Model confidence (mean pLDDT): 78 of 100. This is a predicted structure of a 152-nucleotide RNA (glmS glucosamine-6-phosphate activated ribozyme aptamer). Its Rfam family is "glmS glucosamine-6-phosphate activated ribozyme aptamer". From the family's description: This entry contains a glucosamine-6-phosphate activated ribozyme that is found in the mRNA for GlmS. GlmS is an enzyme that uses fructose-6-phosphate and glutamine to generate glucosamine-6-phosphate. The ribozyme catalyses self cleavage of the glmS mRNA that is thought to regulate GlmS activity. By type it is a riboswitch.

[in-house]
């Protein structure tokens, strides 16, 4: 170098906990547990700020603490946007204007059987449904600039 298997992990609703709240068979010192379902989501650094979308549930996804793809705001990078450069400026981030409007498509949990473990509570596991934003697609509407430069 290459190929197989077997186990891991695949990345921020994360991670952790002393409130709060649940559990209990011996022990009644204490101990176990709960504490975000998925979807979306990073140019790069620095400050700020404390972060989207439905879905469940109604002591919860409540509280604290830490992060953290959001969002502003600087400056660098790249794309677009005067027929090409180059400077600004004006918008986005490699799916690289921005608004409206209509379409496609698309979770898990959790309730519910079931199944195993426990004293219990909770966690786990199979089975099946149903979301909104964003992002795409189609329609509209808007933005597509000033200078400067040499060549066609």
């Nucleotide at each position: 170098g290459g190929g197989a298997a077997u186990c891991u992990g695949u990345u921020a609703g994360c991670g952790c906990c002393g409130g709060g709240a649940c559990c209990a068979a011996a022990c009644a010192a204490g101990g176990g547990u709960u504490g975000a379902c998925g979807a979306g989501g990073u140019u790069g650094a620095c400050g700020g700020u404390g972060a989207u979308c439905g879905a469940a549930a109604g002591a919860u996804u409540c509280g604290g603490c830490g992060g953290a793809u959001g969002c502003c705001g600087u400056c660098a990078c790249g794309g677009c946007u005067c027929a090409c450069a180059g400077u600004g400026g004006g918008u986005c981030g490699a799916a690289a204007g921005g608004g409206c409007a209509g379409g496609a498509g698309c979770a898990a949990a959790a309730a519910g059987c079931a199944g195993a473990a426990u004293c219990a509570a909770c966690a786990c596991u199979g089975c099946a449904a149903c979301a909104g934003a964003g992002g795409c697609c189609u329609g509209u509407c808007u933005u597509a600039c000033a200078c400067u430069g040499a060549a066609u």